The prediction has a mean pLDDT of 85. The part of an RNA shown here (large-subunit ribosomal RNA, domain IV) has 361 nucleotides and comes from candidate division WWE3 bacterium GW2011_GWB1_47_11. The RNAcentral record of the full RNA draws on ENA. It matches the Rfam family "Bacterial large subunit ribosomal RNA". Rfam links the family to the GO terms structural constituent of ribosome and ribosome. NCBI's taxonomy places the organism under Bacteria, Bacteria candidate phyla, candidate division WWE3.
Context: one part of a larger RNA
RNA sequence: UCGUGACCGAGGAACUAGGCAAAUUACUACCGUAACUUAGGAAAAAGGUAGCCCCGCGUAGCCCGCAAGGGUGAAGUGGGGGGCACAAAAAUGGCUCAAGCGACUGUUUAACAAAAACACAGGUCUCUGCUUAACUCGUAAGAGGAAGUAUAGGGGCUGACGCCUGCCCAGUGCCCGUAAGUCAAGUCUGGAGGUGAUCCCACUUUGCUCGAAAGAGCUUUGCGGGAGAGCUUUCGGCACAAGCUCGGGUGAACGGCGGUCUUAACUGUAAGGAUCCUAUGGUAGCGUAAUCCCUUGCCGGGUAAGUUCCGGCCUGCACGAAAGGCGUAACGACUUGAGCGCUCUCUUAGUCACGAGCUCG
Numbered sequence: 001u002c003g004u005g006a007c008c009g010a011g012g013a014a015c016u017a018g019g020c021a022a023a024u025u026a027c028u029a030c031c032g033u034a035a036c037u038u039a040g041g042a043a044a045a046a047g048g049u050a051g052c053c054c055c056g057c058g059u060a061g062c063c064c065g066c067a068a069g070g071g072u073g074a075a076g077u078g079g080g081g082g083g084c085a086c087a088a089a090a091a092u093g094g095c096u097c098a099a100g101c102g103a104c105u106g107u108u109u110a111a112c113a114a115a116a117a118c119a120c121a122g123g124u125c126u127c128u129g130c131u132u133a134a135c136u137c138g139u140a141a142g143a144g145g146a147a148g149u150a151u152a153g154g155g156g157c158u159g160a161c162g163c164c165u166g167c168c169c170a171g172u173g174c175c176c177g178u179a180a181g182u183c184a185a186g187u188c189u190g191g192a193g194g195u196g197a198u199c200c201c202a203c204u205u206u207g208c209u210c211g212a213a214a215g216a217g218c219u220u221u222g223c224g225g226g227a228g229a230g231c232u233u234u235c236g237g238c239a240c241a242a243g244c245u246c247g248g249g250u251g252a253a254c255g256g257c258g259g260u261c262u263u264a265a266c267u268g269u270a271a272g273g274a275u276c277c278u279a280u281g282g283u284a285g286c287g288u289a290a291u292c293c294c295u296u297g298c299c300g301g302g303u304a305a306g307u308u309c310c311g312g313c314c315u316g317c318a319c320g321a322a323a324g325g326c327g328u329a330a331c332g333a334c335u336u337g338a339g340c341g342c343u344c345u346c347u348u349a350g351u352c353a354c355g356a357g358c359u360c361g
Stems, first nucleotide, its partner, number of pairs: 001356007009348003014345001019342001027051005036041001038160001052081006061072004082086001094340007101332002106118002122158007135144003161327004166257003171254002173250005180245003188237008198227004203222001207218004258276005285319001286316001297313005
């Protein structure tokens, strides 16, 4: 000097980001206990008194007894004693006020996050009528759903409870409709081209036969033209499905919910008026908020002094109604502010034990 475990005079959070850590509290009986409240709670609220040993009386109970009664004796009650200390060790809540968030018990990042995140009961929307439900897994067989059947099952959002949940269907989605428009492959049908077995015509070549010859017949070669089933390429035509266009509905579907100018006999403000744009222009409630940039907004409270906190105000950069709005008793190893108690957190002044280190040997 450090680590671990302790003590302490005066003060008592002055420490610090923050009472982190430590200390206080703690058991039983009795007394007593507020706001608020969903009447259950809050509540062990808070706060206080007693507790050891000895003696007397003595209730319930227990024991003895046929009974009368006797013994013992929690509770209760009266008196006395000792100690620094009587829940004498160990174990064993500190409390209160206010605000935010989440209703609650629960769940979670095994090994840096336990929370305001997830879940939740409740609410609501939507899908599903069962010979294969919807949906999920699987190539399939098949399985789950379910040996269930709309008071059932799947999916989405919200998240106890209380009061509520406004306006917009123009866009996107979904649902319903389908007269008209558009529209695929394929079928039918028409045109044009390519190829094409085979056939026909004209000419040409070879050979043979007949014939006196002209020529005829058969065969064969080449070229040109024509017809041509089939196959194929291409261009159209008529009719025709869903879808889309189209019409309607739908927000606890995805989502959205304005600007400018002006006006009252002090000033200020604007119930009101005008105008532009739009599908409609933010209702109730809340509001410098877990949301406010300016911002330590302004006023009040608390402090000697308060960027935090609480109560108001509203000019909401950029709250707002189930991506719910606003409240809310109870609950929380949650977050924030304040107070009481308590303390070596701190200031000043000290002490001890063990271990390490250091110095000497």